A computed fold for a 76-nucleotide RNA from an Actinomycetota bacterium, annotated as c-di-GMP-I-GGC riboswitch aptamer. Its Rfam family is "c-di-GMP-I-GGC riboswitch aptamer". Rfam links the family to the GO term cyclic-di-GMP binding. The family is grouped with related families in Rfam's "c-di-GMP_I riboswitch clan". The organism belongs to Actinomycetota, within Bacteria.
RNA sequence: UGCGACAAAGGCAACCCCCUCGCGAGAGGGGCGCGCAAAGCCUCGGGCCUCCCAGGAGGCGGCCGGGCUACCGAAC
Numbered sequence: 001u002g003c004g005a006c007a008a009a010g011g012c013a014a015c016c017c018c019c020u021c022g023c024g025a026g027a028g029g030g031g032c033g034c035g036c037a038a039a040g041c042c043u044c045g046g047g048c049c050u051c052c053c054a055g056g057a058g059g060c061g062g063c064c065g066g067g068c069u070a071c072c073g074a075a076c
Base pairs, nucleotide, nucleotide: 002076003073004072011036012035016031017030018029019028020027021026034062040068041067042066044065045064046063047060048059049058050057051056052055
């Protein structure tokens, strides 16, 4: 450095419910805890989704890949 353990410490938080925002996809906060070794950040390529005045404006990124950064340390 790769790698990722029925390891330790810590972290994140799907669905569902409540409040708020948005025409919508969805977003923010609280609860919950399905899962996650980058489920941290970017949103670059693809994919999916929404809106409309139909070629533009948006959303997800916990769908796949890519870039940057990072805790721990068994085996290999």